Transfer RNA from an Acidobacteriota bacterium, 72 nucleotides, folded computationally. RNAcentral holds the sequence, with entries from ENA. The prediction has a mean pLDDT of 80. It matches the Rfam family "tRNA". Rfam classes the family as a transfer RNA. Rfam describes the family as follows. Transfer RNA (tRNA) molecules are approximately 80 nucleotides in length. The organism belongs to Acidobacteriota, within Bacteria.
């Protein structure tokens, strides 16, 4: 330098172009317990950034940034 893959909650990950983007863990509150565990509930998101396509984009297209891999 060229090519491929990935980027969504604090972490690990879902989500066929279509109703308010969800789950587990973690966190907080309640309950319970000697305590932990358990149970109930809540909060937490500019879907990496900038554009484009579309009635509608986390999803499709282009560029950029970051991470990983292959080739030279």
């Nucleotide at each position: 330098g060229g090519c491929c893959c990935c980027a969504u909650a604090g972490c690990u990950c879902a989500a066929u172009g279509g109703a308010u983007a969800g789950a587990g863990c973690a966190u907080u509150g309640g309950u319970u317990u000697c305590g932990c565990a358990g149970c109930c509930a809540a909060a937490g998101g500019u879907u990496g950034c900038c554009g484009g396509u579309u009635c509608a984009a986390g999803u499709c297209c282009g560029g950029c940034u970051g991470g990983g891999g292959c080739c030279u």